[in-house]
Context: one part of a larger RNA
């Protein structure tokens, strides 16, 4: 390389979108690029295989055929693949009509807790713990009572619910606006699927520049505990957390499972939809289409488990491994303000 793989043994790209490429739905009609078939030419010669021959045999050495799996050029065949031309309507889009949703942007408004400030009652302790003590308090706390001030998060309802490609999304009301399901079959008619570069989003932390700062808190201090305690326990408390623009681009970015289309027993919740039965009506029941779970039959699998939401049975594209350590390093590219990020060896070892 052919392969054989990729839920836990190495191995699915963090996700999406969408260029080339590569693969692509049902019938017909032409064409003959692939395809297949027959003819001719070439495919030097040794050398290889074979038969039957010379050197007493082998080795060697000559005849003959083959074999050279290509190329060419030329009759022909049309099934399948291309290509053209003209259709279908299931795939895929569009229309109409519905209800569901913590999907995104923004701007506004609430309630409870928290910490602070002002006042008032009211006095000697509070707070911490495993037991303490640092710390706070007679300059009047803690406790409780009115008024005020800020910031952030949104108890309940909440639910292996829901929604969104993934990251994520949870008080409330308005505007903006993405998708996605149902039903109907009017409309286009193959307009698809996939995705190598690109482009775009992407938790937390950091990092610029400007606010802004209640609560919590890396660092940092003190106070315990220990032989020690640069830690786990307390008191404290600056970066941060929050906002706005802008970078960073990385996570057990996890279903450790890439994406699409098909086709394989069934049981039982759930949430959104449609019908149908039945009824005064709402329920209940049946049927059906989407999504979340659980449990199981073939099957599969090294087990473990997977199991229509497949890790079964196929077909198409892409990523990706390829014995551990050296190392996700070092050296160059590329990116970044930096911290780093991405691409990524070898020597030497076992």
């Nucleotide at each position: 390389c052919u392969g054989g793989g990729u839920g836990u043994a190495a191995a699915g790209g963090g996700a999406g979108u969408g260029u080339a490429g590569g693969c692509g739905g049902c019938a017909c009609u032409a064409u003959a690029a692939g395809u297949c078939u027959g003819a001719u030419g070439u495919g030097a010669a040794a050398a290889c295989c074979u038969a039957a021959g010379g050197c007493u045999u082998a080795a060697c050495c000559a005849u003959a055929g083959g074999a050279u799996u290509g190329c060419a050029u030329u009759g022909g065949a049309a099934a399948c693949u291309g290509u053209a031309g003209a259709g279908c309507u299931g795939g895929a889009g569009u229309a109409u009509c519905g209800g569901a949703g913590a999907g995104g942007c923004a701007a506004g408004c609430g309630g409870a807790a928290u910490u602070c400030c002002u006042g008032g009652u009211g006095u000697a302790g509070u707070g911490g713990u495993g037991a303490a003590a640092u710390a706070c308090g007679u300059a009047g706390a803690u406790a409780u009572c009115a008024g005020g001030a800020a910031g952030a998060a949104c108890a309940u309802c909440g639910g292996u619910g829901g929604c969104g490609a993934a990251g994520g999304c949870g008080g409330c009301u308005u505007g903006c606006u993405g998708g996605a399901c149902g039903a109907u079959a009017a409309c286009u008619g193959a307009c698809g699927c996939u995705a190598a570069g690109g482009c775009u989003c992407g938790a937390a932390a950091g990092c610029g520049u400007g606010g802004g700062a209640a609560g919590c808190g890396a660092a940092c201090a003190g106070g315990a505990u220990u032989a020690g305690a640069u830690a786990c326990c307390c008191u404290g408390g600056u970066a941060g957390u929050c906002c706005a623009c802008g970078c960073u681009g990385u996570a057990a970015a996890c279903g450790a499972u890439g994406g699409a289309u098909a086709c394989u027993a069934g049981g039982u919740g759930u949430a959104g939809g449609a019908g149908g039965u039945a009824u005064c009506g709402a329920c209940c029941c049946c049927u059906u289409c989407u999504g979340u779970g659980c449990c199981g039959u073939a099957g599969u699998u090294a087990a473990c488990g997977c199991u229509a939401u497949a890790a079964g049975u196929a077909u198409c594209c892409c990523g990706c491994c390829u014995g551990g350590g050296g190392a996700g390093u070092a050296c160059g590219g590329c990116c970044g303000c930096a911290a780093g990020g991405u691409u990524g060896a070898a020597a030497c070892u076992c």